Predicted 3D model of an 835-nucleotide part of an RNA (large-subunit ribosomal RNA, domain II) from Capsicum baccatum. Rfam family: Eukaryotic large subunit ribosomal RNA. The literature on the family includes a 2002 paper in BMC Bioinformatics by Cannone et al., "The comparative RNA web (CRW) site: an online database of comparative sequence and structure information for ribosomal, intron, and other RNAs". RNAcentral holds the full RNA, with entries from SILVA. NCBI's taxonomy places the organism under Eukaryota, Spermatophyta, Mesangiospermae, lamiids, Capsicum. The coordinates come from a structure-prediction model, not an experiment, and the mean pLDDT is 81.
Context: one part of a larger RNA
RNA sequence: GCUCUGGACUAUGGGCUCCCCAUUCGACCCGUCUUAAAACACAGACCAAGGAGUCUGACAUGUGUGCGAGUCAACGGGCGAGUAAACCUGUAAGGCACAAGGAAGGUGAUUGGUGGGAUCCCCCCAAGGGGUGCACCGCCGACCGACCUUGAUCUUCUGAGAAGGGUUCGAGUGUGAGCAUUCCUGCGGGGACCCGAAAGAUGGUGAACUAUUCCUGAGCGGGGUGAAGCCAUAGAAAACUCUGGUGUAAGCCCACAGCGAUACUAACGUGCAAAUCGUUCAUCUGACUUAGGUAUAGGGGUGAAAGACUAAUCGAAUCGUCUAGUAGGUGGUUCCCUCUGAUGUUUCCCUCAGGAUAGAUGGAGCUCGCGUGCGAGUUCUAUCGGGUAAAGCCAAUGAUUAGAGUCCUCGGGGACGCAACGCCCUCGAACUAUUCUCAAACAUUAAAUAGGUAGGACGGCGGGACUGCUUCUUUGAGCCGCGCAAUUAAAUCAAGAGCUCCGACCAAGGCCAUUUUUGGUAAGUAGAACUGGCGAUGCAGGAUGAAUCGGAAGCCGGGUUGCUGUGCCACAAUGCGCGCUAACCUAGAUCCCACAAAGGGUGUUGGUAGUUUAAGACAGCAGGACGGUGGUCAUGGAAGUCAAAAUCUGCUAAGGAGUGUGUAACAACUCACCUGCCGAAUCAACUAGCCUCGAUAAUGGAUGGUGCUUAAGCGCACGACCUACACCCGAUCGUCGGGGCAAAUGCCAGGCCCUUAUUAGUAGGAGGGCGUUGCAUUCGCUGCAAAACCUUGGGCGCGAGCCCGGGCGGAGUAGCCGUCAGUGCAGAUUUUGGU
Repeated sequence: GCUCUGGACUAUGGGCUCCCCAUUCGACCCGUCUUAAAACACAGACCAAGGAGUCUGACAUGUGUGCGAGUCAACGGGCGAGUAAACCUGUAAGGCACAAGGAAGGUGAUUGGUGGGAUCCCCCCAAGGGGUGCACCGCCGACCGACCUUGAUCUUCUGAGAAGGGUUCGAGUGUGAGCAUUCCUGCGGGGACCCGAAAGAUGGUGAACUAUUCCUGAGCGGGGUGAAGCCAUAGAAAACUCUGGUGUAAGCCCACAGCGAUACUAACGUGCAAAUCGUUCAUCUGACUUAGGUAUAGGGGUGAAAGACUAAUCGAAUCGUCUAGUAGGUGGUUCCCUCUGAUGUUUCCCUCAGGAUAGAUGGAGCUCGCGUGCGAGUUCUAUCGGGUAAAGCCAAUGAUUAGAGUCCUCGGGGACGCAACGCCCUCGAACUAUUCUCAAACAUUAAAUAGGUAGGACGGCGGGACUGCUUCUUUGAGCCGCGCAAUUAAAUCAAGAGCUCCGACCAAGGCCAUUUUUGGUAAGUAGAACUGGCGAUGCAGGAUGAAUCGGAAGCCGGGUUGCUGUGCCACAAUGCGCGCUAACCUAGAUCCCACAAAGGGUGUUGGUAGUUUAAGACAGCAGGACGGUGGUCAUGGAAGUCAAAAUCUGCUAAGGAGUGUGUAACAACUCACCUGCCGAAUCAACUAGCCUCGAUAAUGGAUGGUGCUUAAGCGCACGACCUACACCCGAUCGUCGGGGCAAAUGCCAGGCCCUUAUUAGUAGGAGGGCGUUGCAUUCGCUGCAAAACCUUGGGCGCGAGCCCGGGCGGAGUAGCCGUCAGUGCAGAUUUUGGU
């Protein structure tokens, strides 16, 4: 001098954590049923506390433990303070197991062989060869019972029954594996995860409301009309009639009290009132109103009948009990992480809002495998089946258009003819060779895709034994030894492959897209097939978005891309090159996809096959455009020009028996056609790019917006650039797999170390954890301050959660190993309390 380490100090210093405010970007409200919810689908103001798969007997698989051809306390006895528990013990009984078959009488099982096979042993440098052959799997025999068959022999004549046979049946034998018990899971019985019906049964209580009967009572002012009877007058021969009074009857009239309740559909309508109030209205001596008593009671009463009333309850009152009634229907169902991960299809069901069944899923385990076997959503080679697409109809079947031909055959009509199976003409049928168009239920031919099988040692070849099978047959078939051949048997991938058990739980409403396809005019329509998606799934893009395009995801850092993009919003070229487009009722602008057609355009740009033209076109200006003839016919008339038929000829450079205007008919003008001037290209048709017309709806409006015009539009290229959780590299957590490490060196082998690969997830399954209450053991803390509560303080764990500091508080309480469970809340029109 440099470096390292420790301590202390300094600050407008650095860091961790938390809170508040502001800004940028992203970002719709959770739960639920659903193919699909932010939904104009339902529940939900907020907080605290309570709140839903439990217990039990039976059974099943798995698992741990004890004993084991057995096993098991709960029966008795002993011990004990004990009618307790625990402990000890015993002869047996009993349960299950140790033997099955059969309806039953009854009968009743001996280490077999072979193929594969782990292990172990031998030879061997190795490759390889030989032996052993557990468990388990496959095949062939044997035995037991049942059934079918056969029947020597014995016998009381009724039975017993040897040796045999059978492609028949059995939950059998073949050197036992069970019993008891623990725990998880599951099915079913129980309230059976929780909450709630409409109903049903049974026994009581109600007629103080109201319905009706009966009994004893009470009440009804005023006015009007004026039945019968009676009196009197008048008339009459009489019967009797008339008139005037008197009289007071009546489910008579007006109308008060009373009782009721029509209209305003008034008031009120969190009322005065769970039926009231105002005016209006009906009735008011009667089937009237009313008090008290009495009678009728729930499938019953009562009813001048409205299913009215029966205590604010009535198309069957009310209260208790059965009862936690049942619900294939609705709603809800409480902590974390890791691994795996669906169905909406088959069959059956008084099955269609549900179940069972198979498939799909999970879990538990077992047997092998580290080098050549097993294997494969693949290809190749070989081989097999098919009748779809296409194609065909001068090939079969069926449908179907058009002509042509005709010896023969048949039918209709006709000419000649008395007639003719005479002849001729004609229309058809038929036949012949052609022609047009078709078929899910036609077919000669016949794909592409798709499907099956095989690609060797369990095989090939040679030769030899055996057999009760088979054959006329040493024929065949099967099986058993022996021998031979190593270029082992297509390609690619390949470290994992195969098997068993529970066969649990969930689900058993599906939807979308390309292609194929049925019904339908069509549909964001209904029904199918293959595949892939969404559901169950985020991310980048399509402005927005279940399904489209790219691509699937632990947590970080770097690089590179995909789909899509690069004027600005907004990351990235107002890049480069060539064309097109001008669009005032809004030019155009990117899969699905958020529309536009038939048909037009002398807008513009290309193309195709043609026309005319230096023998002068086209266009423009100018001149001619005549005669026979006023052609024929028709017409009232018709001279190129109303109509009909015909449409020649002369002279010409050229001029139609006439392209239009025109006249009553002529006339006149014009055109076709020819010529002069001019001097170079011209005309019509079709086609397709952009543009345009067609184009039309109710709040103002959407290439995403702004805006853009040699584009920031449309078409064709080029090479840059931007960015996803994709790909690559590095680090790391978790998970799965592989490998290594110990007995002497301190502990955790449930440990430590190295390494490959990998990570989406609803319903559901499995594993491992966190938290709460009580109990038992152990070990602690605590008045020098326990729990609870608060915390702008510090940390740990992926997480559920945990630890420490500070405050407050003032008496209990934590951890580990176990054990018990009334053990975790955001929802249930949840319950109770509070706001």